[in-house]
This record gives sequence, C1' cells and structure tokens, in this order.
RNA sequence: CAUCGGCUCUCCCGCGACGAUCAUCUGCUAACCCCGUCAGGCCCGGAAGGGAGCAGCGGCGGCAGUGAAAUCGGGUGCCGGGAUGUAGCUGGUGCGA
Repeated sequence: CAUCGGCUCUCCCGCGACGAUCAUCUGCUAACCCCGUCAGGCCCGGAAGGGAGCAGCGGCGGCAGUGAAAUCGGGUGCCGGGAUGUAGCUGGUGCGA
C1' cells in the first nucleotide's frame, strides 16, 4: 500500500421498554357564593294551590389513583436489518521499504 474480517461512529427503516399527553373506571370532595330534584320547616292564601328554599340525593366541576389505543420525546435498548464514509481502532494475508 492492497485485500478480507471484527468493533465503534454517522444516516435510514423496524421492533420493544421508559417518560409525557389522553379515553375509561374507582375513591374523595365544594355549609352558601354551580345545576337539577328538593323531605322537614318557613311564607302567601278562607280553601284549592302556589312560592322561596336548608339538609339529603344525583350531576357537572375539582383533587387523587388506575390507565387501553394513539401521538410525541430522548447519548432509551450488552435490539434486529440495511446504506454510506479521502471517519476511527483492531486482527489475518500478500507485496514493497
């Protein structure tokens, strides 16, 4: 110097974990200043009936947990496949000095 192989780096594709976002589900929660329904009681009425409306209940909201699929992310992975390099390291062989 050439050639073959191995490893690392660069790039691409794929797969899987991890984190974030989110459906769903569960629990808790707001005396009143959210909604609905409003027992009791209160008010109006001769009565029929009506009215406002606390507690309670339900819902929404809030908090916490769980967290599918999907998406995003990363010097995520003693992963897989490939591409490329006047990139690096290393081993063998040949030739020359």